[in-house]
RNA sequence: UGCCCCAUCGUCUAAAGGCAGGACAGCGGUUUUUGGUACCGUCAGUCUAGGUUCGAGUCCUAGUGGGGCAA
Numbered sequence: 001u002g003c004c005c006c007a008u009c010g011u012c013u014a015a016a017g018g019c020a021g022g023a024c025a026g027c028g029g030u031u032u033u034u035g036g037u038a039c040c041g042u043c044a045g046u047c048u049a050g051g052u053u054c055g056a057g058u059c060c061u062a063g064u065g066g067g068g069c070a071a
Stems, first nucleotide, its partner, number of pairs: 001070007010024004018054001026042005047063005
């Protein structure tokens, strides 16, 4: 310098254009002498900026960050 891949709650992971879901963690509650387990509830997310579309996590463009390949 060129090319390729990845980016979603604190963490891990779904959603192949139509309500962004699950698990763990956190918080509150029930149970328990206490802790743990179990159960219920709650909190919280699409890397950024544009574009396409009635509708974008998803498609397109540019950028940011991370990883890889070539020289």